The RNA shown here (small-subunit ribosomal RNA) has 1519 nucleotides and comes from Perophora annectens. It matches the Rfam family "Bacterial small subunit ribosomal RNA". Its family is annotated with ribosome and structural constituent of ribosome in the Gene Ontology. The coordinates come from a structure-prediction model, not an experiment, and the mean pLDDT is 84. The organism belongs to Perophora, within Eukaryota.

RNA sequence: AGAGUUUGAUCCUGGCUCAGAUUGAACGCUGGCGGUAUGCUUAAUACAUGCAAGUCGAACGGAAACGAUAGGAACUUGUUCCUAGGCGUCGAGUGGCGGACGGGUGAGUAACGCGUAGGAAUCUGCCAAAUAGUGGGGAAUAGCUCGGGGAAACUCGGAUUAAUACCGCAUACACCUUACGAGGGAAAGGGAGCCUCUUCUUGAAAGCUUUCGCUAUUUGAUGAGCCUGCGUUGAAUUAGCUUGUUGGUGAGGUAAAAGCUCACCAAGGCGACGAUUCAUAGCUGUUCUGAGAGGAAGAUCAGCCACACUGGGACUGAGACACGGCCCAGACUCCUACGGGAGGCAGCAGUAGGGAAUAUUGGACAAUGGGGGAAACCCUGAUCCAGCAAUACCGCGUGUGUGAAGAAGGCCUGAGGGUCGUAAAGCACUUUUAGUAUUGAGAAAGGUGAUGUAAGUUAACAGCUUUCAUUAUUGAUGUUAGAUACAGAAAAAGCACCGGCUAAAUCCGUGCCAGCAGCCGCGGUAAUACGGAUGGUGCAAGCGUUAAUCGGAAUUAUUGGGCGUAAAGGGCGCGUAGGCGGCAAAGUAAGUCAUGUGUGAAAGACCUGAGCUCAACUUGGGUUUGCCAUGUGAAACUAUUUUGCUAGAGUCUGACAGAGGCGAGUGGAAUUUCCUGUGUAGCGGUGAAAUGCGCAGAUAUAGGAAAGAACACCAGUGGCGAAGGCGACUCGCUGGGUCAAGACUGACGCUGAGGCGCGAAAGCGUGGGUAGCAAACAGGAUUAGAUACCCUGGUAGUCCACGCCGUAAACGAUGAGAACUUGCUGUUGGGAUCCUUCGGGGUUUCAGUAGCGUAGCUAACGCGAUAAGUUCUCCGCCUGGGGAGUACGGUCGCAAGACUAAAACUCAAAGGAAUUGACGGGGACCCGCACAAGCGGUGGAGCAUGUGGUUUAAUUCGAUGCAACGCGAAGAACCUUACCUGGUCUUGACAUACUCGGAACUUUCUAGAAAUAGAUUGGUGCCUUCGGGAACCGAGAUACAGGUGCUGCAUGGCUGUCGUCAGCUCGUGUCGUGAGAUGUUGGGUUAAGUCCCGCAACGAGCGCAACCCCUAUCAUUAGUUACCAGCACUUCGGGUGGGAACUCUAAUGAGACUGCCGGUGACAAACCGGAGAAAGGUGGGGACAACGUCAAGUCAUCAUGGCCCUUAUGACCAGGGCUACACACGUGCUACAAUGGAGCAUACAAAGAGUCGCGAGACAGCAAUGUUUAGCUAAUCUCAUAAAGUGCUUCGUAGUCCGGAUUGCACUCUGCAACUCGAGUGCAUGAAGUCGGAAUCGCUAGUAAUCGCGGAUCAGAAUGCCGCGGUGAAUACGUUCCCGGGUCUUGUACACACCGCCCGUCACACCAUGGAAGUGGGUUGCACCAGAAGUCGAUAGCUUAACCUUCGGGAGAGCGUUGCCCACGGUGUGAUUCAUGACUGGGAUGAAGUCGUAACAAGGUAGCCGUACCGGAAGGUGU
Repeated sequence: AGAGUUUGAUCCUGGCUCAGAUUGAACGCUGGCGGUAUGCUUAAUACAUGCAAGUCGAACGGAAACGAUAGGAACUUGUUCCUAGGCGUCGAGUGGCGGACGGGUGAGUAACGCGUAGGAAUCUGCCAAAUAGUGGGGAAUAGCUCGGGGAAACUCGGAUUAAUACCGCAUACACCUUACGAGGGAAAGGGAGCCUCUUCUUGAAAGCUUUCGCUAUUUGAUGAGCCUGCGUUGAAUUAGCUUGUUGGUGAGGUAAAAGCUCACCAAGGCGACGAUUCAUAGCUGUUCUGAGAGGAAGAUCAGCCACACUGGGACUGAGACACGGCCCAGACUCCUACGGGAGGCAGCAGUAGGGAAUAUUGGACAAUGGGGGAAACCCUGAUCCAGCAAUACCGCGUGUGUGAAGAAGGCCUGAGGGUCGUAAAGCACUUUUAGUAUUGAGAAAGGUGAUGUAAGUUAACAGCUUUCAUUAUUGAUGUUAGAUACAGAAAAAGCACCGGCUAAAUCCGUGCCAGCAGCCGCGGUAAUACGGAUGGUGCAAGCGUUAAUCGGAAUUAUUGGGCGUAAAGGGCGCGUAGGCGGCAAAGUAAGUCAUGUGUGAAAGACCUGAGCUCAACUUGGGUUUGCCAUGUGAAACUAUUUUGCUAGAGUCUGACAGAGGCGAGUGGAAUUUCCUGUGUAGCGGUGAAAUGCGCAGAUAUAGGAAAGAACACCAGUGGCGAAGGCGACUCGCUGGGUCAAGACUGACGCUGAGGCGCGAAAGCGUGGGUAGCAAACAGGAUUAGAUACCCUGGUAGUCCACGCCGUAAACGAUGAGAACUUGCUGUUGGGAUCCUUCGGGGUUUCAGUAGCGUAGCUAACGCGAUAAGUUCUCCGCCUGGGGAGUACGGUCGCAAGACUAAAACUCAAAGGAAUUGACGGGGACCCGCACAAGCGGUGGAGCAUGUGGUUUAAUUCGAUGCAACGCGAAGAACCUUACCUGGUCUUGACAUACUCGGAACUUUCUAGAAAUAGAUUGGUGCCUUCGGGAACCGAGAUACAGGUGCUGCAUGGCUGUCGUCAGCUCGUGUCGUGAGAUGUUGGGUUAAGUCCCGCAACGAGCGCAACCCCUAUCAUUAGUUACCAGCACUUCGGGUGGGAACUCUAAUGAGACUGCCGGUGACAAACCGGAGAAAGGUGGGGACAACGUCAAGUCAUCAUGGCCCUUAUGACCAGGGCUACACACGUGCUACAAUGGAGCAUACAAAGAGUCGCGAGACAGCAAUGUUUAGCUAAUCUCAUAAAGUGCUUCGUAGUCCGGAUUGCACUCUGCAACUCGAGUGCAUGAAGUCGGAAUCGCUAGUAAUCGCGGAUCAGAAUGCCGCGGUGAAUACGUUCCCGGGUCUUGUACACACCGCCCGUCACACCAUGGAAGUGGGUUGCACCAGAAGUCGAUAGCUUAACCUUCGGGAGAGCGUUGCCCACGGUGUGAUUCAUGACUGGGAUGAAGUCGUAACAAGGUAGCCGUACCGGAAGGUGU
C1' cells in the first nucleotide's frame, strides 16, 4: 500500500466482499509448565445457609457466664457445692463515638447529572492552632426486683437506682439579638500519682501534680451544600410550550442565594441558533481503531452522580431523607395457637432461574487501610492470599549432534523412478521444565513487656510525655521465590488451510447427488473448489469459526466528493431572516496574533532510567493533555463606530426595436350547415373493402345566408418575455430591455431557508358557446383474437367569463450573481467613423442570438467568453438497484390528486460513455440462375429406391433444415451381418511369450441342421556350421486376447457447410486513458483487398490471380497395332509393298500480353469499339479453397483417453431378419402420345473394360441362352449392332397399334442354394394415367433439353452412381421485389449475439409488510373522588417530674382532634405506542405453468413525460 466482483472486451460511476488491528467474549478440535492480569455483558429476577459494624468497665448502676485467689461445707482425699465484685474480666442495660466510611449495582436520569472554567449568600463531628472557662444544685429513668397479658414478637403496671443521660441557677468581653437604651445564652467529669489527716491494718475528706475529657468563641485544614458561562445522542412523520408560569413588593422558610413557599401586583418567560414532546442513554479520566482528522466504546483501575424489593415520608445526627435504621402503602416469601407477627444478597461466598456464556458456601487480619478504645486489644468477605478457567498478554519446553542401505511402509508414477526423508532405526551427548529429596531468603516495620539511658513537666528522683540502647515476641500465603543433589530422552503437538483474492497440489471416491461457499463461484463420469488419502503451506499450546468495533471506505468528503448524459439544479420570479460584500482615512480592540499566570487529580499514553534471569508486570524522573479563565501587548486582516469617494447599484434627459402583457373593436380566406338554381347516379373511403350519404335528387357546380374557431403567404438556428409562453389588423392602457451623451444619489449591492406570486396541457365547479377536431362510445374492416393501429359516425372537451388545480422529458436534462482567459464566421437592435456609382460597402464599439474552434476541462461524448475553463459568494439537491416517490402520519384540494416521505424484505449488481461484432419488417452501393425473361421438370399416375411411422423374436447401426432421406451401401438369397431364435466353445475365431508332442497336409465312413464329435487312409517335408532353426498343427498353464459395447459433448485423422465468397491478419509507426482505431476507409475500377489515385501511414503474410492438368490453333520430333495424299500390287478389306504428307498418338515448344488503333476517363487504373487472330480481354473446363463458424458429421473405415463385459456385451454354426405395410415424405424411371407408336431399310461416335476374363465365327433355340473354341494380357482380338437421325410404309386422336403396371403359364442364367428374396426370355393379361392444386426445382452455350454407349461394385442382381460422346435450343429489359453473400453507414436495452432480449395479468408455493370490525397490554394528559404515614400550622378534649408562682395557677411538653400538602388506589374522557385479528391490498422471491407480445431495430402504429377516459393483461386513445 491494496485486491476480487457489472462487460465479448474497455474506461468511468457505484455498491457488495476480502486481506489488518482489537475483545470482560462464546463455540469446535486439541492441550506440557510458569508469571501477570481478568472473569453474570442476560433477569435492578427470586433467594436457603453462614459471615460482611462494631467498640469503650479509663462515662454508669451493676454481676448472668468463665477463670484465679481466699474462706466454708459435703464426703468418694480430689471432686462437687456455697460465700466474697475484693481480682482478671463481662452477658443484658443506661451513656458516648461509629453504623452518612468502606463494599455493590447502573434501574432511573438528556439533567447544572457529568466535564471544564468561574462565583458568593453557607455549614463543617473527629483533627490543628489560639483565648477563656469547667462553680453550685435538682428531678427522673432503664437495668434489677414484684405482679399482669400474649403462641410468639413483645408488652403493661407497682416499687427502687446511677451517670460524661436530663434540667435549672451562677458567671461569660469574645458570641447572638437590638428600637443602640439594652437584652439573651455554657459546661462533666474520668484515670494515674504524690503529700497531709486518721483507729497507723484499712478507710474518709480536703489539697497538689499530671493526663484524657467537657463548655464558649475565633482561625485553619478537610469535607459538604448552592449559583453561573461553555460543552454533552437521535427524531420536525414532535411547532408551538408555560399560570408559580416570568418579574416585582412584602412575609415565611433554609446552614445558605432564590417562586424555595405564600399574599398582592404586573403579563410576562421559552422557541427553527429547535422550545415542548417522544425514543435511547449513567457522565468522565480513558479504551479500541485510524497517518491524522475522525469513528466506535465507557468491563477491570480512578473521579463524580444515582439507586438499595416498589412507591411515599420524616426522625436522629456535624453529616442521611440512611444497602445490612424507623414509619406507612403495595407486591412477594416465611411463621402462627388465626388473634397477630417476621423479611429484603445491586456486600463476600453460594442456590434456583434466564442465557452462547462468566469462578470457592476457602485462609488470614501477617501486611496496607478503616471503626472504637488512654492502651493492650477487639471488629473488619475492605484488603492480603490461596482455589477454579488457555479468558487475555508475556516467557520457557516438547530435545541436541551424527547417521544413505536413501531401510521397511505409505502415496504418486511417464514403471525408469520420485516423495515422506537425515526423517526413522542405529551411535554419541545434554537435562531447561515436570518428578523425588534436602536446603532456603524477602515481604517485619512497629507495637507491647522487661532492663537501662537522657531531656521536659513538677515541691518531687512519683507519675506522665519524648529520645536512644539491649533483650523477648508477631507470616495467612507456605511443601513460598531461589539454590543443591538424583534418575532418565525419559512425561509433553496440535489446529486451520492448499480454484482466484491468498502462502501451499496430486491421487482415489462421488456424478447438479452428497455436499462446499467470505465474494466471484464449484459439483450433470477424467472436480487442484465436495469426501478421504498422501504431500505441502501458515500459525503454534494453541488453531479455527461465530459475534462485535474501527480500518481499508475519498462509500457523508473540515482535512477530502459530487449534480449536461452515471444518483443529484428547486418549473420560474419577488423577497424576509441569515450568509457574503467596492475604494480612502481615523478611532476601538470583539475575532485574530504574541507573551506571561492559574488550571487541566492520580493512573494511563510517550521519552528515559531502575527492579523481578528476559518479557509481560512493577517502579523513579521528565514530557504531553489542542480547552478554559485571567493579565499585558500588537493593530495588517475581519468586525464595529465616524468621516469621505465613485469604478458596483440606481435616478433624470434624448432616441430605438419588438408575436412582451391586458382590454375594446374590425377583417378576409377556408370548413360546416341552411335556402335557391343547374344537373344525374353515384358519392365517400381504403392496402383492398365495408359501415355511412344518395332517385325523398347526394357528390359536383353557381348564388345567397348563418355561426364558431383559427389567422396561409410574410416567417428567418428572426424578435420579445423570469419561466410557462406570445403570430391577421386598428385603437387605448401598461411592464421590461438596448444605445448615446451628460447630470445627480453615494454601496443604496449579491444570494436567499421559511413566505408570497406566476405557472403548458389535461382535469374540476358555475354560466354561456359549439363550425371544425375529437378521449369515451357505436358501427365497419383487419386479425387466431383485435377491448388497437385503418374507415364511417360521435359526446365530454377544445372556445368565452369567473373560480380552483399546481403538475410536465415545466429540457440547454446545465441555479443565480461577479471577475478573468488566443481566435474565425454569420445574424438581430443601436452608436461612432471612413468610402460611395447614393443601391450600399468597410472599420470599430455596446447589447443579444447562432456555427466552428485554441488553451483548459471531461469517464468519454462533448463544452469551449452564452464554459461543462480559472476563481469568489449564496441557495437547492445526491450517496447501490429494487421495494417506492409507495405505506402510515400531517398540510393543501370540491374531487382527481399534489407536497412532505420511511421501513421490513430482497439482489450483487443497477448504471454512464465509448469499442468490436451480430442483428433490423434501417439506409446506400455491389454480386450470384437470387428474381425477372425463357426452356424443361417435381408436386397428380404406375413402378423403382431411400426415410419416417407402424409392425415384429429381429425388422442391426448411423445420417435428420439448407448442409439427412438412389446418404455410409462401388451393389443384404447363404456369406456380408453388426440384429433375432436355437445349438455349441471358454487362454478362446485372432496376436505375443513358455512347456510338451506332432511335419504340414490328406482319403473315407458314422451321428448331427451345422458347428462339432468319433473312427479311418495316405504322408515324414524345408534350411543347417549337425548344436539346432523357420513355418504349421494339437494339448496344457498363465500373463492376456476379444468387444460393430458406451461416450464424436474427452480426442486424432478425415469430411460437409458458409464458399471459389473476397476476405482474414501481422510488424513497425501514429492516434486514443483504454477496449481499440489507422493500414483494410475515401474517389474510380475489377470476377477479385484486381489495379490506379489520394491519404499517418509504410511494408509484409495467408487467400485472389498465375504457376499444374484437360481442351481449342500451329510447329518440331517420333511412326506401330493407328494413318493413306501420291506410287505399285490386290482376293478390293490400308489387305500388302511402300510412304512420313494428312488424321491420330505423345513428348517438346509457339501462341493471347489490353500488345496495336480510336474513343471515354483524371495525363491513372480501367472500360467501350475496332483491326489482326484458331482463340480477345481470367478463351472453355478441372484440380487447388484463407482466418474461422456450426461442441456440424463420423468411437460402425482407421487410430485413441476414460468407463463397461470376461463360461460373455467375446467366438463358432444353422435358420430367420435387415426385403414386413392402413399410411406420410424425398429422389428417380416410365408414361399420358402424331415433333409420336410400330415395321422395314440405312448413316455417323467418344470414352472405357477384358485371362477365375472379354469371347469372334459357326450351329441349336421365337428368345433369354446353350454347344463348340478362333483371337486377345489388347491403338492389333473381343465386348460392339451406337441411338436419336435419314428414307419408305402404317396408325388418325381413341384410354388407342398410346401406356405398360399387375397377374397366369412356360422357360433361361448365375449360384451349395433363387420359398421367404435375384435378373432375364417367350406367350397371354393390359391397371392407373389424357400433362398434374397449393407449392416448388434445375439451367445462361456446345449449356438446357434429348439420344444412346461404357465403367466401378459384382457369382448373379441398376431406373442409382461415375464417365463418354451424338443432336442441339430459347432468354436475360433490368435489379423494384424474394433468397443468399460482400463493403460502408446508422440504431440497439442483443453478445448463448433476433431461434436474442423482454413486459404485465392469471394460477401455485413461501416470505416480510400496509389496511381492517375489533381485542389485549404499556406509557401519558385533563377533570374529579379518595387520602396511610409524616413535617408544618391550629386547638384547653385529656394528661403533665425538674423552671416560675401571689400556690389559685402559669410557662412548656405530650396524647387526642383538626387544616394544607401528598404516595398507593379509584372513576370518567382523551392522546400515544406495542402485540394480535376473520378478511383484504399491493410487494419480493421461486430451471422448465397459462394468456398475449407492450419495450429494445423505423421493434413492425417512433418512443417517452404530465393528465383524462377506457380495456383480461401488457396497454390503447385524446390533449